[in-house]
């Protein structure tokens, strides 16, 4: 000082004034009143994609279909996840990236346009050979699949043999695959040796095949008390209003189509718990390469009615623009709890930090 790679982190501060919700106190005109106090969003509270925990419903045991998941090995309550490795791919490089089981040799399907042919013991437009006819030019038969040509992909590659001409038809060597065995490695693989037939294209986030996993619904689960209306049972001749008794009156009811009182389950309306102290944060020691694990000290903050959590002002502090260098104007992202929690994504103004890797300049 230029381009970069990987993390880690912050998301303005202080004050004043008005404003909302929820606890507690305090007043009194007892109203969902007023005043006090304390409290009141995130790094993603998002998307709800994935998983637990809870609850509650279902459920001998196997199979089967749906439906996830696929390299290895740990780690974790658990997963599509985190760590570490392997193996392919990409980048000088730090480093990225992969659904990465199936030699697609079990079977079906797909393969645009071109092209003779996109996989069948398949293919021939041009070409090489070779018969046969023909003066010739060519015309048919047949062999071949080596040059040309088309594709994103063409039936292993080079080479020498060998052939009428050619081809794994033979051979050497490579390259891939298989088989069998050393070695190193928990494995995943990595490496060497020998033997095979000489090779079969690609796509399983296409049916399929294997392996392994997987019951449904969700806090508006779900438990707990419970007005009224309806229901049953018991008791029952009497009950109520007007009243403080008494008379009087009105109303309902007098043996069962029954007033009134009591109990009983079941359970709306409503409370109420579920509710937030947790696989919880932060520090520090100790295992471990690390995910992570355990010890120890600390710390604690919403909790709803699915409904608040916010505005202005003034200094500061960042970033922009002017500037007579005093300052003066502007500007603040994404986004927003509802039963907790881990995980992935995806948004995002601006700014802080590490550590590595590549140029260039100077000493």
């Nucleotide at each position: 000082u230029g381009a970069g790679g990987c993390g880690a982190c912050c998301g303005g501060g202080u004050g004043a004034u008005c404003g909302c919700g929820u606890c507690u106190c305090g007043c009194c005109g007892c109203g969902u009143g007023c005043g006090a106090g304390a409290u009141g969003a995130g790094g993603a509270a998002a998307g709800u994609c994935c998983g637990c925990g809870c609850u509650c419903c279902a459920u001998a045991g196997g199979g089967u279909a749906c439906g996830g998941u696929g390299c290895u090995g740990g780690c974790g309550a658990a997963u599509c996840g985190c760590c570490a490795g392997g193996c392919g791919g990409g980048g000088u490089g730090a480093c990225c990236c992969g659904a990465c089981g199936g030699c697609a040799g079990a079977g079906u399907g797909c393969c645009a346009c071109a092209g003779a042919g996109a996989a069948g013991u398949g293919u021939a437009u041009u070409g090489c050979c070779u018969c046969u006819c023909g003066c010739a030019a060519g015309a048919g038969g047949g062999g071949u699949g080596a040059g040309g040509g088309u594709g994103a992909a063409a039936c292993g590659g080079u080479g020498c043999g060998g052939u009428a001409a050619g081809a794994g038809c033979g051979c050497a060597c490579c390259a891939g695959c298989g088989c069998g065995g050393g070695c190193g490695g928990u494995g995943a693989c990595g490496u060497c040796c020998g033997c095979g037939g000489c090779u079969g294209g690609g796509c399983a986030a296409a049916c399929c095949c294997c392996a392994c996993c997987g019951g449904g619904a969700g806090c508006a689960a779900g438990g707990c008390c419970a007005a009224g209306c309806a229901g049953g049972a018991a008791c029952g001749a009497g009950g109520g209003g007007c009243u403080g008794c008494c008379c009087g009156u009105c109303c309902c009811g007098c043996u069962a189509u029954c007033a009134g009182u009591u109990c009983c389950g079941g359970g709306u309306a409503g409370g109420u718990c579920g509710c937030u102290a947790g696989a919880g944060g932060g520090g520090u020691c100790g295992g471990g390469u690390a995910a992570c694990c355990g010890g120890c000290c600390u710390u604690c903050g919403a909790g709803a009615g699915a409904g608040a959590u916010g505005a202005u002002c003034a200094c500061c502090a960042c970033c922009g623009g002017c500037u007579u260098c005093g300052g003066c104007c502007g500007g603040g992202a994404c986004a927003g709890a509802a039963c907790g929690c881990g995980g992935c994504u995806u948004a995002c103004a601006g700014g802080u930090u590490g550590c590595c890797u590549u140029g260039g300049g100077u000493u």